[in-house]
Molecule: transfer RNA
Organism: Planctomycetaceae bacterium
RNA sequence: GCCCCCCUAGCUCAACUGGCAGAGCAUCUGACUCUUAAUCAGAGGGUUGAAGGUUCGAGUCCUUCGGGGGGCACCA
Repeated sequence: GCCCCCCUAGCUCAACUGGCAGAGCAUCUGACUCUUAAUCAGAGGGUUGAAGGUUCGAGUCCUUCGGGGGGCACCA
């Protein structure tokens, strides 16, 4: 330098053919309980990496850029 993959809640990951953004864990509150803990119920938590574009409608499609990973090439 070229190609491919990934980026969504604090963490790990879903989200079908473009049609209301979710789960587990963690956190907080409550219940229960022999303390811690465990268990049960509930709540909060999102610029879907950034900026544009297409569309009635974008996490999803297109363009550019950023970050991470991998492969290939170059290495006088």